[in-house]
RNA sequence: GUCUGGUGUAGGCAGACUUAUUGAAAGAUAAGGAAGCAAAAUAAUGGUUCUGUCGUUUAUAUUAGCUAUUGAACUAUGAUCUCCAGGUUGCCUAU
Repeated sequence: GUCUGGUGUAGGCAGACUUAUUGAAAGAUAAGGAAGCAAAAUAAUGGUUCUGUCGUUUAUAUUAGCUAUUGAACUAUGAUCUCCAGGUUGCCUAU
């Protein structure tokens, strides 16, 4: 120095939930709070999953047509890194 590892040491992060704010929503941010985590540091690269504003189609109502949303389906450019994989970086006693 590298790989493995997380026994030990010094530390780190903070789930669910609650409150406030924000967002169309999924979610996110802050404070509290700890189920857990050897990367639960970082970053949306590839997947997964979630939501569906806008948009498209359809059903219904009404109509000559436009239109409306009372419904349904599709849809990411939105979200998810504590869902999985990979990328980058990091602590260290012992092996």
The RNA shown here (c-di-GMP-I riboswitch aptamer) has 95 nucleotides and comes from Cytobacillus dafuensis. Its mean pLDDT, the model's own confidence on a scale to 100, is 83.